[in-house]
RNA sequence: UGUCUUCAGGGCGGGGUGCAAUUCCCCACUGGCGGUACAGUCCGCGACCGGGAGCCGUAUGGUUUCCGCUGACCCGGUGGAACUCCGGGACCAACAGUGACAGUCUGGAUGGAAGAAGAUA
Numbered sequence: 001u002g003u004c005u006u007c008a009g010g011g012c013g014g015g016g017u018g019c020a021a022u023u024c025c026c027c028a029c030u031g032g033c034g035g036u037a038c039a040g041u042c043c044g045c046g047a048c049c050g051g052g053a054g055c056c057g058u059a060u061g062g063u064u065u066c067c068g069c070u071g072a073c074c075c076g077g078u079g080g081a082a083c084u085c086c087g088g089g090a091c092c093a094a095c096a097g098u099g100a101c102a103g104u105c106u107g108g109a110u111g112g113a114a115g116a117a118g119a120u121a
Base pairs, nucleotide, nucleotide: 001121002120003119004118005117006116007115013027014026015025016024028104029103030093031092032045033044034043035042040091041090049068050067051066052065053064054063055062056061073089074088075087076086077085095107096106097105
């Protein structure tokens, strides 16, 4: 480096209002992958979404690849070094669905994938 195999996302419990809410309000709970002093908030990537091109198909479309889009953090302490640790206080979370607005329910998804481990040449 090629081929193949396996794996690769967590969380609504209690109370309130209401005919109706795991969707609203209060409390609670969760945190993909690589890098780096141990990271949801740094850097990079994946997922979702939009688009271009190639190939296949009569066609809806399928597939490969490229481009775009892509949320959120501060203060104090320790230290050689930390927006990563410790203490404190914050903040963020695709699309579609729903009797009522969803990070936590249902669905695309028995999918895809950053990548991890292993086998083999």

Predicted 3D model of a 121-nucleotide RNA (FMN riboswitch aptamer (RFN element)) from uncultured Dysosmobacter sp. RNAcentral holds the sequence, with entries from MGnify.